[in-house]
RNA sequence: UAGUUAUCAAGAGUGCAGGCUAGGGAACUGGCCCGAUAAUCCUGCCGGCAACCCUUAAAGGUUAAUUCUUUUAAGAAGGUGCCAAAUCCAGCCCCAUUAGGGGAAAGAUAAAGG
Numbered sequence: 001u002a003g004u005u006a007u008c009a010a011g012a013g014u015g016c017a018g019g020c021u022a023g024g025g026a027a028c029u030g031g032c033c034c035g036a037u038a039a040u041c042c043u044g045c046c047g048g049c050a051a052c053c054c055u056u057a058a059a060g061g062u063u064a065a066u067u068c069u070u071u072u073a074a075g076a077a078g079g080u081g082c083c084a085a086a087u088c089c090a091g092c093c094c095c096a097u098u099a100g101g102g103g104a105a106a107g108a109u110a111a112a113g114g
Base pairs, nucleotide, nucleotide: 004111005110006109007108008107013046015045016044017043018042019041023034024033025032028091029090030089031088047083048082049081052079053078054075055074056073057072058071059070060069061068087106092103093102094101095100
């Protein structure tokens, strides 16, 4: 970097200190919001959320074999991730008179491989 599988309306910092300086919320368009009371970003510190990997147990399936695996429950030491707004909303398709609903695409994250 491309693909596969799973998840993305829940949750937890608009935290503190320092740096840069005018934009930022992935990209384009529209909307909406954040931003000189300094955002976004970078560095450090502290705190937290979650449960993908992970740990334990039970039940089922499976195997020569606690061999592999599924579900459920509990956990949080470790590897990631995350902590304004639904992935901030819409854009394409379908349903609906509308309001709205469902899906796709794109994106993000994880896991195991190439």
Molecule: SAM riboswitch aptamer (S box leader)